[in-house]
Predicted 3D model of a 76-nucleotide RNA (transfer RNA) from a Betaproteobacteria bacterium. The coordinates come from a structure-prediction model, not an experiment, and the mean pLDDT is 81. It was read from a public genome assembly. Its Rfam family is "tRNA". Rfam classes the family as a transfer RNA.
Order: sequence, then C1' cells, then structure tokens
RNA sequence: GCUGGCGUAGCUCAGCUGGUAGAGCAACUGAUUCGUAAUCAGUAGGUCGGGUGUUCGAUUCACCCCGCCAGCACCA
Repeated sequence: GCUGGCGUAGCUCAGCUGGUAGAGCAACUGAUUCGUAAUCAGUAGGUCGGGUGUUCGAUUCACCCCGCCAGCACCA
C1' cells in the first nucleotide's frame, strides 16, 4: 500500500427489513443479616468512533476520515 472485519453504557456484547437504544457484569440506594458475602427490589449511566450526504426520519444506507484486528503485497 491492497482486501476483509470491527468501533454501541465503566467492562463483555445484542440490536431482526431505516421508525422512542437494550442485556449481563460492575457502580450506587434500599431490604435481608449480629456483621460481611450471597440473595431480592430499585436507581443512575449512551453526542451509537468523527464528518458529509440520502431520507419525513439514520446505530442501521452511501461516501470521506480516524483507531484496532487479520490476511496479502513491498522492503534498496
């Protein structure tokens, strides 16, 4: 350099054909307990990597850019 994949909550990941963004764990609050853990109930947490475009409407489609991973190529 070329090709492909990935980027969504603090972490690991879902999100079906474009139509109000979710789960588990973690955190916080409460219940339970002599106390802790465990368990149960609840709360909070997101410019969906950045930008532009298409559309009534974009996490989802198109293009450009950034980052990560893999393969291929090049290396006097």